This is a predicted structure of a 350-nucleotide part of an RNA (small-subunit ribosomal RNA, central domain) from a metagenome. RNAcentral holds the full RNA, with entries from SILVA. The coordinates come from a structure-prediction model, not an experiment, and the mean pLDDT is 90. It matches the Rfam family "Bacterial small subunit ribosomal RNA".
[in-house]
Context: one part of a larger RNA
RNA sequence: UUGGGCUUAAAGCGGAUGUAGGCGGCUUGGCAAGUGUUGUGUGAAAGCCCGCAGCUCAACUGCGGAAUUGCAUGGCAAACUGCCUGGCUUGAGGUCGGUAGAGGUGUCUGGAACUCUAGGUGGAGCGGUGAAAUGCGUAGAUAUCUAGAGGAACGCCGGAGGCGAAAGCGGGACACUGGGCCGAUUCUGACGCUGAGAUCCGAAAGCGUGGGGAGCAAACAGGAUUAGAUACCCUGGUAGUCCACGCCGUAAACGAUGCAUACUAGGUGCCGGAGUCUCUGACGACGUCGGCGCCGAAGCAAAAGUGAUAAGUAUGCCGCCUGGGGAGUACGGCCGCAAGGCUAAAACUC
Numbered sequence: 001u002u003g004g005g006c007u008u009a010a011a012g013c014g015g016a017u018g019u020a021g022g023c024g025g026c027u028u029g030g031c032a033a034g035u036g037u038u039g040u041g042u043g044a045a046a047g048c049c050c051g052c053a054g055c056u057c058a059a060c061u062g063c064g065g066a067a068u069u070g071c072a073u074g075g076c077a078a079a080c081u082g083c084c085u086g087g088c089u090u091g092a093g094g095u096c097g098g099u100a101g102a103g104g105u106g107u108c109u110g111g112a113a114c115u116c117u118a119g120g121u122g123g124a125g126c127g128g129u130g131a132a133a134u135g136c137g138u139a140g141a142u143a144u145c146u147a148g149a150g151g152a153a154c155g156c157c158g159g160a161g162g163c164g165a166a167a168g169c170g171g172g173a174c175a176c177u178g179g180g181c182c183g184a185u186u187c188u189g190a191c192g193c194u195g196a197g198a199u200c201c202g203a204a205a206g207c208g209u210g211g212g213g214a215g216c217a218a219a220c221a222g223g224a225u226u227a228g229a230u231a232c233c234c235u236g237g238u239a240g241u242c243c244a245c246g247c248c249g250u251a252a253a254c255g256a257u258g259c260a261u262a263c264u265a266g267g268u269g270c271c272g273g274a275g276u277c278u279c280u281g282a283c284g285a286c287g288u289c290g291g292c293g294c295c296g297a298a299g300c301a302a303a304a305g306u307g308a309u310a311a312g313u314a315u316g317c318c319g320c321c322u323g324g325g326g327a328g329u330a331c332g333g334c335c336g337c338a339a340g341g342c343u344a345a346a347a348c349u350c
Stems, first nucleotide, its partner, number of pairs: 004321003007304002012318001014201004021194003025088003029084003033081002035077008049065006091191001092188003095184005103177007110154001114150008125136002162169002206247006215241002220236004258317006266295008275286003299306002323350003332343004
């Protein structure tokens, strides 16, 4: 490069915003760059290919044709792409009216539990295990009651539920704030999709500075177990876990499934909204828009499975894969305080 792929075989960037680029709805008129057609010039000869001819044949040679898919420059066409121009509303966005929600940030606040402190009652054990021991306790523990202090997490509701782009979000109140969905007789008029670079967000652990520290608990110490036991079990326990600010930028960051759009049997449960019918209405029935699940037709798939939330049928754009090991390593570069991250080989070997 051509072709084939990416749920589980190698392969979807952790997620978003968006630059360049690629791609782009219905329609009027124009231009003629792409496109089509037709000329002209050129595309050396030889060779290749086709036809004919000459050496007795062939190789070889001669003549003619074709080809040379290209470049340059004219004419014509205007469906499609492009460019210019005018219009449209279904894509997209705005406005108005509603609506659900652990969406985000900050401040304040509540109860349960736990640990500690002080005091009361009480008087010998408690704790822990498979069994024990270390440990705690007559300097009064455990238990129980009262008062106080502190930090972290929020039981029931709670859901196969909801919200968020992902990471993620759960006691309560208030303030500020993002997005979604539904309805409208409303406005703009293609303003769109994707997105290399770039920028921002990004669990846990880890790092820096300052605070905080109840419980838990790497490391560490001790007790057990064991042949040993640098473990599993037990008693303790420091970083850390928490807060503020700044780094790190990884993960089985998973639906192991990129984003957008259109189309393609049904059934059923749940969440949010507006509606029709039954005089009204709880309720019910019916259809409808958006979301979260389950089961399944066709199709797809190696199968498992998937199946309007596609892995079906198609289109656009991006990312990625190309036998196993060596190796997500070395070297170089960039980033980082460091830990390390990103990019990323080869020899050799099977």